Model confidence (mean pLDDT): 81 of 100. Predicted 3D model of a 72-nucleotide RNA (transfer RNA) from an Elusimicrobiota bacterium. Rfam family: tRNA. The RNAcentral record of the sequence draws on ENA.

């Protein structure tokens, strides 16, 4: 340097136009004498940054960083 895959919640990953979700974590609440476990409730997010199509963008286009692989 070229190709390709990837970058979304604390992690692990879904979501290919039309208000962002699950598992596990965490917090609070009910159980308890006191945990634990079960159950109820909370999403805890500039969707890697910018721009550019569109009525509408996490998705489609450029374009910049980042991480993995090939190849050179």
């Nucleotide at each position: 340097g070229c190709c390709g895959g990837g970058g979304u919640a604390g992690c692990u990953c879904a979501g290919u136009g039309g208000u962002a979700g699950a598992g596990c974590g965490u917090c609070g609440g009910u159980c308890u004498g006191a945990a634990a476990a079960a159950c109820c409730g909370a999403g805890c997010g500039u969707c890697g940054g910018g721009a550019g199509u569109u009525c509408g963008a996490u998705u489609c286009u450029c374009u910049c960083c980042c991480c993995c692989g090939g190849c050179a």